[in-house]
RNA sequence: GAUCGAAAGGGCAAACCCGUUGAAAAGCGGGGACGCAAAGCCACGGGUCUAAAGCUAAAAAGCUAAGACAGCCGGGUUGCCGAAG
Numbered sequence: 001g002a003u004c005g006a007a008a009g010g011g012c013a014a015a016c017c018c019g020u021u022g023a024a025a026a027g028c029g030g031g032g033a034c035g036c037a038a039a040g041c042c043a044c045g046g047g048u049c050u051a052a053a054g055c056u057a058a059a060a061a062g063c064u065a066a067g068a069c070a071g072c073c074g075g076g077u078u079g080c081c082g083a084a085g
Base pairs, nucleotide, nucleotide: 004082005081011036012035016031017030018029019028020027021026034071040077041076042075044074045073046072047069048068049067050066054063055062056061
C1' cells in the first nucleotide's frame, strides 16, 4: 500500500416462521439466509417509525412528553485477516 477488499479461516444475519416481552414501533431466544469488511459499539446531527399516558376534539382524528430503528445517511469510537495496483 490499507480512507483498500482479492484469498483463507472465522464472524454477523434481512424477509418469513415459532416462542416471549411491550400499548405500539420494536426488543430478546430458536429456526432461517437476503445480504454485510465494521451488518461491532454510541441516538451526537439529519431522517423514518410508534404514540398506551397527556393535551385538543362531538366524533373521526390531530399534536406531543416519551420511546424505537446503528441493516436509512452523516459523525464519533474500537477492531480480525491480507493480496494486487

A computed fold for an 85-nucleotide RNA from a Desulfobacterales bacterium, annotated as c-di-GMP-I-GGC riboswitch aptamer. The coordinates come from a structure-prediction model, not an experiment, and the mean pLDDT is 90. The model forms 90% of the base pairs in the Rfam consensus. The sequence was found by an Rfam model in a public genome assembly. It matches the Rfam family "c-di-GMP-I-GGC riboswitch aptamer". Gene Ontology term of the family: cyclic-di-GMP binding. For this family Rfam cites "Structural and biochemical characterization of linear dinucleotide analogues bound to the c-di-GMP-I aptamer" (Smith et al., Biochemistry, 2012).